Annotation
Bacterial RNase P class A from Tsuneonella dongtanensis, 387 nucleotides, folded computationally.

[in-house]
RNA sequence: CCAGGGGGCCGGGCAGCCGCGUGCGCCGCAAGGUGCUCGAGGAAAGUCCGGGCUCCACGAAACAAGGGUGGCGGGUAACGCCCGCCGCGGGCAACCGUAGGGAAAGUGCCACAGAAAGUAGACCGCCUCUCUCGAGAGGUAAGGCUGAAAGGGUGCGGUAAGAGCGCACCGGGGUCCUGGUAACAGGGCUCGCACGGCAAACCCCACCCGGAGCAAGGCCAAAUAGGGGUCUCGCGCGAAAGCAGGGGCGUUUCGUCCCGAGAGACCCGGGUUGGCUGCUUGAGCCGCGCGGCAACGCACGGCCGAGAUGAAUGGCUGCCCCGGCGGCGUGGGUCCUUCGGGAUACCGCCCGCCGGACAGAACCCGGCUUACAGGCCCCCUGGCGAU
Numbered sequence: 001c002c003a004g005g006g007g008g009c010c011g012g013g014c015a016g017c018c019g020c021g022u023g024c025g026c027c028g029c030a031a032g033g034u035g036c037u038c039g040a041g042g043a044a045a046g047u048c049c050g051g052g053c054u055c056c057a058c059g060a061a062a063c064a065a066g067g068g069u070g071g072c073g074g075g076u077a078a079c080g081c082c083c084g085c086c087g088c089g090g091g092c093a094a095c096c097g098u099a100g101g102g103a104a105a106g107u108g109c110c111a112c113a114g115a116a117a118g119u120a121g122a123c124c125g126c127c128u129c130u131c132u133c134g135a136g137a138g139g140u141a142a143g144g145c146u147g148a149a150a151g152g153g154u155g156c157g158g159u160a161a162g163a164g165c166g167c168a169c170c171g172g173g174g175u176c177c178u179g180g181u182a183a184c185a186g187g188g189c190u191c192g193c194a195c196g197g198c199a200a201a202c203c204c205c206a207c208c209c210g211g212a213g214c215a216a217g218g219c220c221a222a223a224u225a226g227g228g229g230u231c232u233c234g235c236g237c238g239a240a241a242g243c244a245g246g247g248g249c250g251u252u253u254c255g256u257c258c259c260g261a262g263a264g265a266c267c268c269g270g271g272u273u274g275g276c277u278g279c280u281u282g283a284g285c286c287g288c289g290c291g292g293c294a295a296c297g298c299a300c301g302g303c304c305g306a307g308a309u310g311a312a313u314g315g316c317u318g319c320c321c322c323g324g325c326g327g328c329g330u331g332g333g334u335c336c337u338u339c340g341g342g343a344u345a346c347c348g349c350c351c352g353c354c355g356g357a358c359a360g361a362a363c364c365c366g367g368c369u370u371a372c373a374g375g376c377c378c379c380c381u382g383g384c385g386a387u
Stems, first nucleotide, its partner, number of pairs: 001383010012320007020039002023036005041358001045369002048367005053213004066209005071085005086100001087098004101204002106202002108198003123144002125140007152170006171193001172191008217277006227268007236243002245259005284303004289298003321356007329349004333344004
């Protein structure tokens, strides 16, 4: 210098003017005014996991159902998160990926192709035999064909041809030893190989899990309508049929239809609307030290850094910063030259224009995932060159 890997951080700065919300002080009867102070994020997002808090349910525990997690060890309030390690796969490497328990408990599936897909299997080939001489019978899993996958692999021997049929090495099973907390690794002996793959198929094993959510929940006030309770007053006559009473229609007699028990005071609980609370000091942040490979823990010192509720945290201007484009502006480099000058896609300065992301708290934390213009820093790997 080129190519690549990992981690961390920022994500506009300053000033002026105008404006908004919280808290505190002062003025004001109040409405409000005024001064100071603080005022979004790394993801505030998705609401996917785990908790705090609140209410509801519930004797306790176990089992069942349903859901989740799944190598080992550690961290944590907890986790499906994080750290370290192991196995497997990828990369020359730095490093990256990994739903990574059980397939000798059982059931199921393995499409298409292919002769055969799990009690293996003869389509071609190879070998032996037979005869009517191009067919039949038998042997064979070395070779071909199909497939994601063909019942260990390579080599030598062996054989009619073959085959763990025999042997060596590799792989695999069993067992023992050593190292490691463990996952696991290494080695010895032994077994010709049994146990194809799939559990993000059912299932089995181990462990975990009650439900709903700040619109949780608590408190207060007001008015109207309605409900319930208590007290007081009232509720024509009659046992009943009925009679009497009031009202409507029709001019009256009369006929017909309807009504006949509530009122006042006090209390109770619910709904609606509004307000207060929950509400932000918390598994908090910063600095430093110690322990630990690390995640993280502990000790000391310092700090308070949003609390809105149709929902504040913004807008304008100027200068600066970063990026892009343009300029018959200008300096340098390079090239051409008839030495007058010219060309330029390279590097700067100046001027002008455009742009500066993703996105915004709503009870609060710990994670994960997703979105993100541009920029900065650190560590590491491979290659080339120089010393």

The prediction has a mean pLDDT of 77. The model forms 96% of the base pairs in the Rfam consensus.